[in-house]
Context: one part of a larger RNA
RNA sequence: CUGGGCAUAAAGCGUCUGUAGGUGGUUCGGUAAGUCUGCUGUUAAAGACUAGGGCCUAACCCUAGAAAAGCAGUGGAAACUGCCAAACUUGAGUGUGGUAGAGGUAGAGGGAAUUCCUAGUGUAGCGGUGAAAUGCGUAGAUAUUAGGAAGAACACCAAUGGCGAAAGCACUCUACUGGGCCACAACUGACACUGAGAGACGACAGCUAGGGGAGCAAAUGGGAUUAGAUACCCCAGUAGUCCUAGCCGUAAACGAUGGAUACUAGAUGUUGCACGUAUUAACCCGUGCAGUAUCGUAGCUAAGGCGUUAAGUAUCCCGCCUGGGAAGUACGCUCGCAAGAGUGAAACUC
Numbered sequence: 001c002u003g004g005g006c007a008u009a010a011a012g013c014g015u016c017u018g019u020a021g022g023u024g025g026u027u028c029g030g031u032a033a034g035u036c037u038g039c040u041g042u043u044a045a046a047g048a049c050u051a052g053g054g055c056c057u058a059a060c061c062c063u064a065g066a067a068a069a070g071c072a073g074u075g076g077a078a079a080c081u082g083c084c085a086a087a088c089u090u091g092a093g094u095g096u097g098g099u100a101g102a103g104g105u106a107g108a109g110g111g112a113a114u115u116c117c118u119a120g121u122g123u124a125g126c127g128g129u130g131a132a133a134u135g136c137g138u139a140g141a142u143a144u145u146a147g148g149a150a151g152a153a154c155a156c157c158a159a160u161g162g163c164g165a166a167a168g169c170a171c172u173c174u175a176c177u178g179g180g181c182c183a184c185a186a187c188u189g190a191c192a193c194u195g196a197g198a199g200a201c202g203a204c205a206g207c208u209a210g211g212g213g214a215g216c217a218a219a220u221g222g223g224a225u226u227a228g229a230u231a232c233c234c235c236a237g238u239a240g241u242c243c244u245a246g247c248c249g250u251a252a253a254c255g256a257u258g259g260a261u262a263c264u265a266g267a268u269g270u271u272g273c274a275c276g277u278a279u280u281a282a283c284c285c286g287u288g289c290a291g292u293a294u295c296g297u298a299g300c301u302a303a304g305g306c307g308u309u310a311a312g313u314a315u316c317c318c319g320c321c322u323g324g325g326a327a328g329u330a331c332g333c334u335c336g337c338a339a340g341a342g343u344g345a346a347a348c349u350c
Stems, first nucleotide, its partner, number of pairs: 003322004008303001012318001014201004021194003025088003029084003033081002035077009049065006091191001092188003095184005103177007110154001114150008125136002162169002206247006215241002220236004258317006266295011299306002323350003332343004
């Protein structure tokens, strides 16, 4: 290298859309590019192989023969792949009627809590800890009552529940809007799957500009602890956290499990829909489809485990791995305001 692999040993791109490419349902007819097959030519000699011979034998040498395979030409076969033509409906899409949802964007409204301000009552403490102290308080705090302001987050419902490609999404209402699922089988008639490049989205933190700033809180200051304490604990507290516009493009971006299709025991819960049964009605019960969980057969696995939501049995396409360290470093290039990101070695060493 052929290969073997990728949940946990190295290895699934964070996710999706999609170009080229690869792959692709059923039937009929044609073609003969792939495919299979006959013949012809050619693939120098030597070497290798087979048979025989010559040196005493062997090595070595001589003679003859054959096969395989490649390329080109020519004749044939037509199952499969390709191509051409015609058709089909199961894949895919559209339509019609329903349906659930924290899916998205924008606007409006709400109550609890917190902090601050004003006023009243009221008086010496409050706060904090393992214990304290820093801190706040007689300029009247803490507590309590009333009023006001601000910002951020939405208790209960709440679930092993729902939605979304992922990131993610939860107070209520309104407007606009994406997708799913179920039923029907009306329409199109393979329009499909995957997807190198490419594009879009992408938590937190961070960056730029302008707002905002209640609580929390990197940094920082102080108090403790300690041998020290650049920490853990306490008192403060700035960026930030929030909004608008733009950048960044990374995460244990995890199911550490790429996508699609088909097949392969069951049992139990739960969500959505439909049908049947039942009923005054809604439930209950049964069946089917689509999700989401737990257990488990066969099978798989090094094992733990996975097990119709596969890590089982197969096909197609993409990505990735190939001993540890050096190293996700150096150099170069691309991107970025920067931080840095992407791509990504080697010497050397074990």

The prediction has a mean pLDDT of 87. Predicted 3D model of a 350-nucleotide part of an RNA (small-subunit ribosomal RNA, central domain) from an uncultured bacterium. Rfam family: Bacterial small subunit ribosomal RNA. Gene Ontology terms of the family: ribosome and structural constituent of ribosome.